[in-house]
Context: one part of a larger RNA
Molecule: small-subunit ribosomal RNA, 5' domain
Organism: uncultured bacterium
């Protein structure tokens, strides 16, 4: 001198971008944050329309029950999201991360290509009936449907398995409707995405010198999508280490980010990849994928209902509350746009994400007027009392109006349609200097001096110092200088 996610003090006009729990990975009231398809299915109900029946009635008309069709609603079965988006940085010194490779794998949705979509079964939820039970919920009996579940056929080339091989064994499918799509299998090949191995890079301590028995290495199963002590069984005695193992401490890693000339040294907020967590700890289940933040199970701690039997949660998700701290924001809007999830679409959900409130937290950008004005006005302040200074400074004249105010007009982001922001940005009129200037500092380093008041006292101080009666260093006043909607301190970092 440069920086910052910054605190604190003193001051504050306007606008546009950006950023806002660095501390307790503490505990949470309340709302919301993953729904969706009725063009998979069988009920329920809703509204109307037609038949038919039957009752009041002469007819008209009111009214009941069944049946069908049309249009909506949808709790349950059943699909496909829910593994992403989003948040946190506690673990982790490790193939976590970064870089370059390898080779024994898997990929739902998606593209392409080839083949197929054939015959039948049993069943269950919901529903109805009982029962239990404070409640969460549960039980037991009956009825039923499907793109849900079973079987049987077909699958000649590619599938899997035995087999040298020839050839044998295994294995499919599902139907909707508005008739033209959209779907189901089966198999190859692709894109994407994920898993696993290596080489190198990758913090501090030796007041840490040995570690290590599935531990090395092999054979022979098993176990995985997949090599592999991954795991078992048996055999060998190895394997790592002063180029630093074990240990212990700290720490998510990287792309970048500050600083410097540059080598380098610091850091890892925000944005973008990785990665690892989701109340602590351990466990599978479903699935194309999870060892699953808003699934499940078991332990444990805390917190709540309880009729004392039992039961419910899990903000490091968006707001928001307590706490704790020097300190850190609205319990908002709208899906309008990009994106995403389901759907054939029409939509529907989406605290992702876009906006908008709050804070000079920070970077930029503009104002707080301009020209003229000497009687060098008055007042302050100093003074050798002559006069100097503030000082063109104010007042007077002549002028503009940026922003902020009024009033009218009105985008673009949206394409046929739809716009939270928003009557928003911006444009035009008006009215008036009018609504807007502060902070630190003058002894030296350091730019900038008298007066007055105190008297080693109050008191300042980054360093040297400074005040014990003439203080340029304290306090105040006039003057100066410095940056300016900030300006000083105060922490760090280079």
């Nucleotide at each position: 001198g440069a920086a910052c996610g910054a605190a604190c003090g003193c001051u504050g006009g306007c606008g546009g971008c950006a950023u806002g729990c660095u501390u307790a990975a503490c505990a949470c009231a309340u709302g919301c944050a993953a729904g969706u398809c009725g063009a998979a299915c069988g009920g329920a109900u809703u509204a109307g329309c037609c038949u038919c029946c039957g009752g009041g009635u002469u007819u008209a008309c009111c009214u009941g029950a069944a049946g069908g069709c049309u249009a909506g609603u949808u709790a349950g079965u059943g699909g496909c999201a829910a593994a992403c988006g989003g948040g946190u940085g506690a673990g982790u010194a490790a193939c976590a991360u970064g870089u370059g490779g390898g080779a024994a794998u898997c990929u739902a949705c998606c593209u392409a290509u080839c083949a197929g979509u054939a015959c039948g079964g049993a069943a269950u939820a919901a529903c109805c009936a009982u029962u239990g039970g404070a409640a969460a919920c549960a039980a037991u009996g009956g009825c039923u449907a499907a793109u849900a579940c079973c079987g049987u056929a077909u699958a000649u080339c590619a599938u899997u398995c035995c087999g040298u091989a020839a050839g044998g064994a295994a294995g499919a499918a599902g139907g909707a409707u508005u008739u033209a799509u959209c779907g189901c299998u089966g198999a190859u090949a692709g894109a994407u995405g994920a898993g696993c191995c290596c080489g190198c890079a990758u913090c501090a301590g030796a007041u840490u010198a040995g570690g290590u028995a599935g531990u090395u290495g092999g054979u022979a199963g098993g176990g995985u999508a997949a090599a592999g002590g991954c795991c078992u069984a048996c055999c060998a005695a190895g394997c790592c280490u002063g180029u630093g193992a074990u240990c212990u401490g700290u720490a998510g890693c990287u792309g970048g980010u500050c600083u410097g000339a540059g080598a380098g040294g610091a850091u890892g907020a925000c944005c973008a990849g990785c990665c690892a967590c989701a109340c602590u700890g351990g466990g599978a289940c479903u699935g194309a994928g999870a060892u699953a933040c808003g699934g499940c199970c078991c332990a444990g701690a805390c917190u709540c209902c309880u009729a004392c039997g039992g039961g419910a949660g899990g903000c490091a998700g968006c707001a928001g509350u307590g706490g704790g701290g020097a300190a850190u924001a609205u319990u908002g809007g709208a899906c309008a746009a990009u994106g995403g999830g389901c759907g054939a679409a029409a939509g529907c959900c989406u605290g992702a994400u876009c906006c908008a409130g709050c804070a000079a937290u920070g970077c930029c950008g503009c104002g707080u007027g301009a020209g003229u004005g000497a009687a060098g006005a008055a007042g302050g302040c100093c003074c050798u009392c002559g006069g100097g200074u503030u000082g063109u400074a104010a007042a007077g004249c002549u002028c503009u109006u940026u922003c902020a105010g009024u009033a009218a007009a009105g985008a673009u982001g949206a394409u046929a349609a739809u716009g939270a922001c928003a009557g928003u940005a911006u444009u035009u009129a008006c009215a008036g200097a009018a609504g807007a200037a502060g902070c630190c500092c003058c002894g030296g380093c350091u730019a900038a001096c008298u007066c007055c008041g105190u008297g080693c006292c109050a008191g300042c101080a980054g360093c040297c110092g400074c005040g014990g009666u003439a203080a340029g260093a304290c306090g105040g006043a006039g003057g100066g200088g410095g940056c300016u909607a900030g300006c000083g301190u105060u922490g760090u970092u280079c």